[in-house]
Context: one part of a larger RNA
RNA sequence: UUGGGUUUAAAGGGUGCGUAGGUGGCUUUAUAAGUCAGUGGUGAAAUCCUGCAGCUUAACUGCGGAACUGCCAUUGAUACUGUAAGGCUUGAGUGUCGUUGAGGCAGGCGGAAUUUAUGGUGUAGCGGUGAAAUGCAUAGAUAUCAUAAAGAACACCGAUAGCGAAGGCAGCUUGCUAAGCAGUAACUGACACUGAUGCACGAAAGCGUGGGGAGCGAACAGGAUUAGAUACCCUGGUAGUCCACGCCGUAAACGAUGAUUACUCGAUGUAUGCGAUAGACAGUAUGCGUCCAAGCGAAAGCGUUAAGUAAUCCACCUGGGGAGUACGCCCGCAAGGGUGAAACUC
Numbered sequence: 001u002u003g004g005g006u007u008u009a010a011a012g013g014g015u016g017c018g019u020a021g022g023u024g025g026c027u028u029u030a031u032a033a034g035u036c037a038g039u040g041g042u043g044a045a046a047u048c049c050u051g052c053a054g055c056u057u058a059a060c061u062g063c064g065g066a067a068c069u070g071c072c073a074u075u076g077a078u079a080c081u082g083u084a085a086g087g088c089u090u091g092a093g094u095g096u097c098g099u100u101g102a103g104g105c106a107g108g109c110g111g112a113a114u115u116u117a118u119g120g121u122g123u124a125g126c127g128g129u130g131a132a133a134u135g136c137a138u139a140g141a142u143a144u145c146a147u148a149a150a151g152a153a154c155a156c157c158g159a160u161a162g163c164g165a166a167g168g169c170a171g172c173u174u175g176c177u178a179a180g181c182a183g184u185a186a187c188u189g190a191c192a193c194u195g196a197u198g199c200a201c202g203a204a205a206g207c208g209u210g211g212g213g214a215g216c217g218a219a220c221a222g223g224a225u226u227a228g229a230u231a232c233c234c235u236g237g238u239a240g241u242c243c244a245c246g247c248c249g250u251a252a253a254c255g256a257u258g259a260u261u262a263c264u265c266g267a268u269g270u271a272u273g274c275g276a277u278a279g280a281c282a283g284u285a286u287g288c289g290u291c292c293a294a295g296c297g298a299a300a301g302c303g304u305u306a307a308g309u310a311a312u313c314c315a316c317c318u319g320g321g322g323a324g325u326a327c328g329c330c331c332g333c334a335a336g337g338g339u340g341a342a343a344c345u346c
Stems, first nucleotide, its partner, number of pairs: 004317003007300002012314001014201004021194003025088007033081002035077008049065006091191001092188003095184002098181003103177007110154001114150008125136002162169002206247006215241002220236004258313006266291009295302002319346003328339004
């Protein structure tokens, strides 16, 4: 390279938008670039292949043929692809009418709990553990009642449920805003799919500036445990966790399963529509699940939400270690991130 693969063996980009590119519905006409056929020219000789012949044979050599799968010109064919012009509506989109949800952003409000403060009642313990101790407490703790303040999170409902491209999203309410789905079939008329580079979003931790700080709690201190205990357990506790703005750009960012389209038995639960009623069964669409036929798979398993049968496009893999390291470059305030080897070794 041909080829083969990517749930778990190496391998799907964290996710979307989208440029170039690649690919692309039904139909008519034209063209004839690709495509196909004929003819002509050319494709040096040698070599290769093949049929003979010559050296005693062979290597070697000579003669003939075939071949040189290519290129150019020309004459045709027009199914498919392309190109040009037109038409269509089923793909796609718009409209309209409904509907759904923790989708997003900003504001307001609420109760429970916790801690703290003040005051009252009250007296000797409280707390914690396997057992203890450190710790708190007669300067009155724990407990209990009242009042006040603060910050953070929203019990029950709650689900095997819902929404979102992913990350993710949950008290109530208001405003703004995005999306899906179903019905309808009025409009556009292939406007589509994928998507290198690029751009945007992207948990937690971390970073910068300024706030905030109840609870929890890396680091740290002390008490235990232990042979030791830089841990697990306990008492404290700083950063952080929260907010605003700006960075970082990574995760087992997982369904370890890229996106889109078509096709391929069924059963059952559930969410939201439509439609239909007898308020029964059954139907239909889009989701979320469970179990299975065919088929697939090394097996586990997957199985209309495919890992089945096919098509298009992108990404990625090629023995283990060295190594996601070194070097260079790009990005970053830094931490670090992206790209990414080789020697050597088994």
Molecule: small-subunit ribosomal RNA, central domain
Organism: uncultured prokaryote